Model confidence (mean pLDDT): 81 of 100. Predicted 3D model of a 103-nucleotide RNA (SAM riboswitch aptamer (S box leader)) from a Cyclobacteriaceae bacterium. The source organism's lineage runs through Bacteria, Pseudomonadati, Bacteroidota, Cytophagia and Cyclobacteriaceae.
[in-house]
RNA sequence: CGCUUAUCAAGAAAGACUGAGGGAUCGGGCCCGUUGAUGUCUUGGCAACCUCUUAAUAAUGAAGGUGCCAACUCCCGCUUGGAUGAACCAAGGCAGAUAAGUU
Numbered sequence: 001c002g003c004u005u006a007u008c009a010a011g012a013a014a015g016a017c018u019g020a021g022g023g024a025u026c027g028g029g030c031c032c033g034u035u036g037a038u039g040u041c042u043u044g045g046c047a048a049c050c051u052c053u054u055a056a057u058a059a060u061g062a063a064g065g066u067g068c069c070a071a072c073u074c075c076c077g078c079u080u081g082g083a084u085g086a087a088c089c090a091a092g093g094c095a096g097a098u099a100a101g102u103u
Stems, first nucleotide, its partner, number of pairs: 002102007013043005021032003026077004044069003049065002052061001053059001073095001078092005
């Protein structure tokens, strides 16, 4: 990197350094940002996938391995349905993220 499965409406920020862009990618929108975003580090926290405990497909907790801490995965893009152009809503798909496993 690829494949499989599960989840993605909830939750959780301060400080130091950095310094103009950033929100995965492309397009459109919207938003964040010199009142300092993004990124890195430290500390703190959230969650409970693996793990751990218990007689447990349930439950507790959070020591360990990950993950996460603006906005639904920020929203839309494709298909179907809601009579219908637009708008809007719903379901699914594509893509993505994370975990566990696997060639």
Record summary:
It was read from a public genome assembly, where an Rfam model found it.